[in-house]
RNA sequence: AGGGGCGUAGCUCAGUUGGUAGAGCAUUGGUCUCCAAAACCAAGGGUCGCAUGUUCGAGUCGUGUCGCCCCUGCCA
Numbered sequence: 001a002g003g004g005g006c007g008u009a010g011c012u013c014a015g016u017u018g019g020u021a022g023a024g025c026a027u028u029g030g031u032c033u034c035c036a037a038a039a040c041c042a043a044g045g046g047u048c049g050c051a052u053g054u055u056c057g058a059g060u061c062g063u064g065u066c067g068c069c070c071c072u073g074c075c076a
Base pairs, nucleotide, nucleotide: 001072002071003070004069005068006067007066010025011024012023013022019056027043028042029041030040031039049065050064051063052062053061
């Protein structure tokens, strides 16, 4: 320098043909218990790495860019 993959909640990850974002764990509160754990119920938590474009509408499509990983190559 070229190519590919990944980036979504605190963590691990879904999200199919573009239709307005979810699960599990964790956290907080409650029920239960002598207390706690477990179990059950509920709640909070996101401008989807960043910017821009297309569209009535973008996590999803286009372009640029940043970070991490892999492959190929160049110089020393």